[in-house]
């Protein structure tokens, strides 16, 4: 210098002028004036988890959904931290929906002889017959998964023995699986030793099995106040043989039950609370590898509802490009100074938190690899 | 604010649940038929299955993220 990787951070600053929203004070009140506060790291997607509120406190069964290596953390989680194993990368490091395929069911197009209780197309070998024929060839019967070829995948690998030819058929070594023992670790797991020819393939983001978890609806939850109107309208169902309702997809159980559904038509679409002191923020100390937890001090920090948080100008700062001056270096190049021109992203609260994911500008720091020079 | 659905040739849709060659109708193009057109007959073209990662031998289909579009939900008689 180049390429890469991980982490934390900022989201321009100050001043002037003109505005917007909320709160407070002066005032009986309006106007007006003054003071205070006024978006984000993602406020976003609404993908998870909660708080909060309501509902018969939520009962039983079926169904459904979610999670899935270990140990911690947490109010909780599909989140985070630290590890284990597998895979990718030369490496820093990254990724992982990483329980079970020796419970069961199922799937595998095309090609291929055969696709999961294996399989005989070519080849190899044996036997019989034809034939002049132990030998080439043909026909028939059988053995064989060592070789060829197909495929994403062909039922361990190498060697020796063995055999008609072969084969874990036998043996040695290697790989895997299952089981046992010893040591380390809280654990996933790791290290070492031994036994068994056991060789059992893949897919569970296919059904499923196992373990654990899940009541439903969501601030249009819900509470209160106010306003207005028209139901003798039509159709269907129903009143103990019970429609319908009571948070739930279905059934049961329990409770209420005389109205209910659709069509036609009418009215209001206003206000207050919920709703801003909280799993809060900042600083600091202690414990812990860390996530995080605990203590102390200080602070109060948006609450709008067609929805405020803005605009203009000036100065400074940041970055980029251009040409210039000075310094360093053999050089590539780097640093500093002043100048001209330009750029500054993604995006905006709507009950509130904790996460995840996605969008996006900028510089900083640690680490890795490669190249050049000394 | 909350809930739900859709995206496949030019247009409208099926296939997706249960993964293997991407289809149907209309339209379009060429030829035949006709005096000409329409209709009819024969043949043909045209699709990165909205996008990106993943699982799998294999993805329109399964899974995750994302983009775009559409629908529903106030209260009182």
């Nucleotide at each position: 210098g180049g390429a890469g990787u991980a982490g934390a951070c900022c989201a321009g600053a100050c001043g002037a002028u003109c505005g917007c929203c909320g709160g407070g004070a002066a005032u009986c009140g309006c106007c007006u004036u003054c003071c205070c506060g006024g978006a984000g790291g993602a406020a976003a997607g609404u993908c998870c988890g909660a708080a909060c509120a309501c509902c018969g406190c939520a009962g039983g069964g079926c169904g459904g959904g979610g999670u899935g290596c270990u140990c911690c953390g947490u109010a909780a989680c599909a989140c985070g931290g630290a590890g284990u194993c597998a895979c990718g990368g030369c490496g820093a490091c990254g990724u992982g929906a990483a329980g079970g395929a020796a419970a069961g069911u199922g799937c595998a197009a095309c090609a291929g002889a055969a696709a999961a209780u294996a399989a005989a197309c070519c080849g190899c070998c044996c036997c019989g017959c034809c034939g002049g024929a132990u030998u080439a060839g043909g026909c028939g019967g059988g053995g064989u998964a060592a070789g060829g070829g197909u495929g994403a995948a062909a039922c361990g690998g190498u060697g020796c023995g063995g055999u008609a030819a072969g084969a874990g058929c036998g043996c040695a070594c290697c790989a895997g699986u299952u089981c046992c023992c010893c040591g380390g670790g809280u654990g996933a797991c790791c290290g070492g030793g031994g036994a068994a020819g056991c060789u059992c393939g893949g897919c569970a983001a296919a059904c499923c099995c196992c373990a654990c978890c899940c009541g439903g609806u969501g601030c249009a939850a819900g509470a209160c106040c106010a306003a207005a109107u028209a139901g003798a309208g039509g159709a269907g169902c129903g009143u103990u043989c019970g429609a319908g309702g009571g948070u739930u997809g279905c059934c049961c159980g329990c409770c209420c039950a005389a109205g209910c559904u659709c069509c036609c038509g009418g009215g209001u679409a206003g206000g207050u609370c919920g709703c801003a002191a909280g799993a809060a923020a900042u600083a600091u100390c202690c414990g812990g590898c860390a996530a995080c937890g605990g203590g102390u001090a200080u602070u109060c920090c948006a609450g709008a509802u067609g929805a405020a948080u803005g605009a203009u100008c000036g100065u400074c700062g940041u970055c980029c490009a251009c040409a210039g001056c000075g310094g360093g270096g053999c050089a590539a190049c780097c640093c500093g100074c002043a100048g001209u021109g330009g750029a500054a992203a993604c995006a905006g609260a709507a009950u509130u938190c904790g996460g995840c994911u996605u969008a996006c500008g900028g510089g900083c720091u640690g680490c890795u690899c490669c190249g050049g020079c000394c | 604010c909350g809930g739900g659905g859709c995206g496949u040739g030019g247009c409208g849709c099926a296939g997706c649940c249960u993964g293997g060659a991407a289809g149907c109708g209309c339209g379009c193009c060429u030829g035949c038929u006709u005096u000409g057109g329409g209709a009819g007959c024969a043949g043909g073209a045209a699709g990165u299955c909205g996008g990106a990662a993943g699982u799998u031998c294999a993805a329109a289909u399964c899974c995750u993220c994302u983009c775009g579009c559409c629908c529903c939900g106030a209260c009182c008689a």
This is a predicted complex of two RNAs, RNase P RNA and transfer RNA, with 451 nucleotides together.
It holds a member of the Rfam family "Bacterial RNase P class A". Rfam classes the family as a ribozyme.
The prediction has a mean pLDDT of 79.